Model confidence (mean pLDDT): 78 of 100.
SAH (S-adenosyl-L-homocysteine) riboswitch aptamer from a Lysobacterales bacterium, 77 nucleotides, folded computationally.
NCBI's taxonomy places the organism under Bacteria, Pseudomonadati, Pseudomonadota, Gammaproteobacteria, Lysobacterales.
Rfam family: SAH (S-adenosyl-L-homocysteine) riboswitch aptamer. Rfam 15.1 lists 1,354 matches to the family in 1,132 species.
The sequence is in RNAcentral, with records from Ribocentre.
[in-house]
RNA sequence: CCCGCCGAGGGGCGCUGCGACCGUCAGGCGACGGCCAGGCUCGGCGAGGUUCCACGCACCAACGGCGCCCGGUUGCU
Numbered sequence: 001c002c003c004g005c006c007g008a009g010g011g012g013c014g015c016u017g018c019g020a021c022c023g024u025c026a027g028g029c030g031a032c033g034g035c036c037a038g039g040c041u042c043g044g045c046g047a048g049g050u051u052c053c054a055c056g057c058a059c060c061a062a063c064g065g066c067g068c069c070c071g072g073u074u075g076c077u
Base pairs, nucleotide, nucleotide: 001049002048003046004045005044006043007042008041009040010070011069012068013067014066015065018039021034022033023032024031025030038063
């Protein structure tokens, strides 16, 4: 780094719908329908692969279509 699982990133309602996924058709690389706004980032666990070489301590996230609502912190009035 890739894959799978788990946790976190305050919470909720409505709408649209790209990717992925599912179904149908086609027999081609697409069409239609369904579902759909944590698919992103950080951390942990596990198997395998690749690459690399330090370790320890302290502090600390940044984001997430549109509309609305609630909550927390701070400042001003």